RNA sequence: UUCUUAUCACGAAAGACGGAGGGAUUGGACCCGCUGAUGUCUUGGCAACCCUUUAAGUAGUUACACCAUCUGCUUUUAUACGGUGCCACGUUCCACCAUCGCUACCUUUUAGCGGUGGACAGAUAAGCG
Numbered sequence: 001u002u003c004u005u006a007u008c009a010c011g012a013a014a015g016a017c018g019g020a021g022g023g024a025u026u027g028g029a030c031c032c033g034c035u036g037a038u039g040u041c042u043u044g045g046c047a048a049c050c051c052u053u054u055a056a057g058u059a060g061u062u063a064c065a066c067c068a069u070c071u072g073c074u075u076u077u078a079u080a081c082g083g084u085g086c087c088a089c090g091u092u093c094c095a096c097c098a099u100c101g102c103u104a105c106c107u108u109u110u111a112g113c114g115g116u117g118g119a120c121a122g123a124u125a126a127g128c129g
Base pairs, nucleotide, nucleotide: 001129003127004126005125006124007123008122013043014042015041016040017039021032022031023030026095027094028093029092044087045086046085048084049083050082053078055076056074057073058072059071060070091121096118097117098116099115100114101113102112103111104110
């Protein structure tokens, strides 16, 4: 760092440094910020993935019907330490597509608001490169 898969409505504090903007990009909104934000470090915590082990089920191995041992698998169950990650606002919200409802206009249509689903993009983890 390309790609693939999964998750993203819950959860999680304080201190120090520093000093003006910040919340991924573009646009629009909304919020945070000298009552010190964003960011960095320390301690603490949360629990998404990896890791370790437990229970259940299941496949195989063994001379073998069963049992035991061993090796795997499971969108199931629980899990110490650890590796990353995370600890304002749903990924802060919207933008693209489809669909539903309400209102206005009302010949047809169109516009606004709200809901649901999907996509794109982003973040994180694991894996083949």

Annotation: A computed fold for a 129-nucleotide RNA from a Cytophagaceae bacterium, annotated as SAM riboswitch aptamer (S box leader). It matches the Rfam family "SAM riboswitch aptamer (S box leader)". About the family: The SAM riboswitch is found upstream of a number of genes which code for proteins involved in methionine or cysteine biosynthesis in Gram-positive bacteria. The model forms 94% of the base pairs in the Rfam consensus.